[in-house]
RNA sequence: GGGCCCGUGGCUCAGUUGGUAGAGCGCCUCAUUUGCAAUGAGGAGGUCAGCGGUCCGAAUCCGCUCGGGUCCA
Numbered sequence: 001g002g003g004c005c006c007g008u009g010g011c012u013c014a015g016u017u018g019g020u021a022g023a024g025c026g027c028c029u030c031a032u033u034u035g036c037a038a039u040g041a042g043g044a045g046g047u048c049a050g051c052g053g054u055c056c057g058a059a060u061c062c063g064c065u066c067g068g069g070u071c072c073a
Base pairs, nucleotide, nucleotide: 001072002071003070004069005068006067007066010025011024012023013022019056027043028042029041030040031039049065050064051063052062053061
């Protein structure tokens, strides 16, 4: 320098034919307990790596850039 894959709540990931962003764990509150844990109920937290484009509508499609991984040189 070139090819391919990945980037989504604090963490690990799902979301694939474009149509209101989800789960598990973690965090907070309440109930249960003498207390803790466990269990149950509720809640907060994400401009989907960035910018631009297509579209009525983009995490999803297209282009460029950044970061990570891998292969080739």